[in-house]
RNA sequence: GACUCAUCCAGAGAGGCGGAGGGACCGGCCCGGUGAAGCCUCGGCAACCCACGGCGCACGCGCAAGCCGCGCCGUGAAGGUGCCAAUUCCGGCAGAGACUAUUCUGGAAGAUGAGGC
Numbered sequence: 001g002a003c004u005c006a007u008c009c010a011g012a013g014a015g016g017c018g019g020a021g022g023g024a025c026c027g028g029c030c031c032g033g034u035g036a037a038g039c040c041u042c043g044g045c046a047a048c049c050c051a052c053g054g055c056g057c058a059c060g061c062g063c064a065a066g067c068c069g070c071g072c073c074g075u076g077a078a079g080g081u082g083c084c085a086a087u088u089c090c091g092g093c094a095g096a097g098a099c100u101a102u103u104c105u106g107g108a109a110g111a112u113g114a115g116g117c
Base pairs, nucleotide, nucleotide: 001117003115004114005113006112007111008110013042014041015040016039017038021031022030023029025092026091027090028089043084044083045082048080049079050076051075052074053073054072055071056070057069060067061066088109093106094105095104096103097102
């Protein structure tokens, strides 16, 4: 970097440095000198990987108990990531409803994790 799979209406911020931008892109709408981005310290959230337990299933192994594998559920938080304004802030494309105000569903794009390449 591309691909595959899963998730994205929940949750969680203080201090120091810094000094004008930030919310991916575009449009809107917001946040920002009552201090943006970025960096550092400390704290927290969550549970993807992870650890443990229970249940179920199939191949194989085993005399058997069971082991290995997969799935579901529960508990945990030491470690690897991630995250801590607004639903991924809302929309962008298509369809349906409604009929000028908007609602719903799916998708695209994006983000994060895991996996092999």
Molecule: SAM riboswitch aptamer (S box leader)
Organism: Anaerolineae bacterium